[in-house]
């Protein structure tokens, strides 16, 4: 310096341009002699930043910022 991936809930990860969800966990509740499993609700989001296009952007486009990878 070019290239390409990639960034969404505390953690792993989904998401045709058209209500941002799921297991996990955490809180409360079922179930039973109790705790563990198990079911069931509930809480939890400035989708990395700035900006453009669009009636509508997590998506698409131009910058950028971090992390992997790759050419020189």
């Nucleotide at each position: 310096u070019c290239c390409g991936c990639g960034a969404u809930a505390g953690c792993u990860c989904a998401a045709u341009g058209g209500u941002a969800g799921a297991g996990c966990u955490a809180a409360c509740g079922g179930c039973u002699g109790u705790u563990a499993a198990c079911c069931g609700u509930u809480c939890g989001g400035u989708u990395c930043c700035a900006g453009g296009u669009u009636c509508g952007a997590g998506u698409c486009c131009u910058g950028g910022u971090c992390g992997c990878g790759g050419a020189g």